This is a predicted structure of a 77-nucleotide RNA (c-di-GMP-I riboswitch aptamer) from Geobacter sp. UBA698.
It was read from a public genome assembly, where an Rfam model found it.

RNA sequence: CUCCGAAAAACGCAAAUCUGGGGUGACCCAGAGACGCAAAGCCACGGGUCCCGACCAGGGACAGCCGGGCUACCGAA
Numbered sequence: 001c002u003c004c005g006a007a008a009a010a011c012g013c014a015a016a017u018c019u020g021g022g023g024u025g026a027c028c029c030a031g032a033g034a035c036g037c038a039a040a041g042c043c044a045c046g047g048g049u050c051c052c053g054a055c056c057a058g059g060g061a062c063a064g065c066c067g068g069g070c071u072a073c074c075g076a077a
Stems, first nucleotide, its partner, number of pairs: 004075002012037002017032006035064001041070003045067003048062005
């Protein structure tokens, strides 16, 4: 350095649900809350799912669905 991921430790993230706000909507933001997560950090590039629209064209959402790219904490085997 790479792989790897401990009935280890440190630092983290935060599903459902509720409250408030935004959006036609998928969904997003904040607070509460923890089901889970070793990239559950970032990127819609490929696939996928979802929304708007006439089911078209077109536009959009999801990175906690899979793959890929980039970056990163800790250090037993």